RNA sequence: GGACGAUUAGCUCAGCGGGAGAGCACUUCCCUGACACGGAAGGGGUCACUGGUUCAAUCCCAGUAUCGUCCA
Numbered sequence: 001g002g003a004c005g006a007u008u009a010g011c012u013c014a015g016c017g018g019g020a021g022a023g024c025a026c027u028u029c030c031c032u033g034a035c036a037c038g039g040a041a042g043g044g045g046u047c048a049c050u051g052g053u054u055c056a057a058u059c060c061c062a063g064u065a066u067c068g069u070c071c072a
Stems, first nucleotide, its partner, number of pairs: 001071007010024004018055001026042005048064005
């Protein structure tokens, strides 16, 4: 320098045009002498960034950034 892939909650990930979600973690309550386990409820996201397509974009297109693999 080139090719491909990834980027979504604190962490690991799903979602693939029309509701942003799961598990773990966190907060409160119940349980316990207390902790753990268990049960109930709840909070937390500019979907990496910029532009475009579309009635509508996490999703499609282009570019940028970071990371990974491969080639040279």